[in-house]
RNA sequence: CAUUUAACAGGGCACACCCGUGCGGAAGCCGGCGUCGCAAAGUCAUAGGGUCUUCCGUCCUGAACCGUCGGGACCAGAUAGCCUGACCGCCCCU
Numbered sequence: 001c002a003u004u005u006a007a008c009a010g011g012g013c014a015c016a017c018c019c020g021u022g023c024g025g026a027a028g029c030c031g032g033c034g035u036c037g038c039a040a041a042g043u044c045a046u047a048g049g050g051u052c053u054u055c056c057g058u059c060c061u062g063a064a065c066c067g068u069c070g071g072g073a074c075c076a077g078a079u080a081g082c083c084u085g086a087c088c089g090c091c092c093c094u
Base pairs, nucleotide, nucleotide: 012038013037018032019031020030022029023028036081042087043086044085047084048083049082050079051078052077053076057074058073059072060071061070062069063068
């Protein structure tokens, strides 16, 4: 220097619930609280897949009949604590 690896200590993150004159149309996000869990639960949603939402807009379609309502696709959004991937990285010890 590189690789592998069990445990200790100190510290880190923070699910659900709850709270908020918070943000959003929604999924969800933010802050507080909180210990379900995490050795990358650090960053990236313009790498791919999955899941969720889908106000507005475009298209298709059914009902309806000129007021509209339903379904689907696209666009768009969310999730990095769904998976793969990319980047970066702390402490101790054998």
The RNA shown here (c-di-GMP-I riboswitch aptamer) has 94 nucleotides and comes from Sulfobacillus sp. hq2.
The RNAcentral record of the sequence draws on Rfam.
NCBI's taxonomy places the organism under Bacteria, Bacillati, Clostridia, Eubacteriales, Sulfobacillus.
Model confidence (mean pLDDT): 77 of 100.
Rfam family: c-di-GMP-I riboswitch aptamer. Gene Ontology term of the family: cyclic-di-GMP binding.